A computed fold for a 72-nucleotide RNA from Ceratobasidium sp. 414, annotated as transfer RNA. Rfam family: tRNA. The family's RNA type in Rfam is transfer RNA. The same sequence occurs in records of 8 taxa. Model confidence (mean pLDDT): 82 of 100. RNAcentral holds the sequence, with entries from ENA.
[in-house]
């Protein structure tokens, strides 16, 4: 320089272009117990960034950033 991969809740992972983006798992809160833990319940919290095509995009195009593989 080139080429391809991937970027989603504090963390690890889902999601045929189409309901309020779904879950373990950390935080908080109640329940439970003498107490703590476990168990039940509820809250909080995310699509890298900016366009574009689409009624309608996490998901398809293009660019940018970052990480990571390879070739020069």
């Nucleotide at each position: 320089g080139c080429u391809g991969a991937u970027u989603u809740a504090g963390u690890u992972u889902a999601a045929c272009g189409g309901u309020u983006a779904a879950a373990a798992u950390u935080u908080u809160c109640u329940u439970u117990u003498c107490a703590u833990g476990c168990g039940a319940g509820a809250a909080u919290a995310a699509u890298a960034a900016a366009g574009g095509u689409u009624c309608g995009a996490u998901c398809c195009c293009u660019u940018u950033a970052a990480u990571c593989a390879g070739c020069u």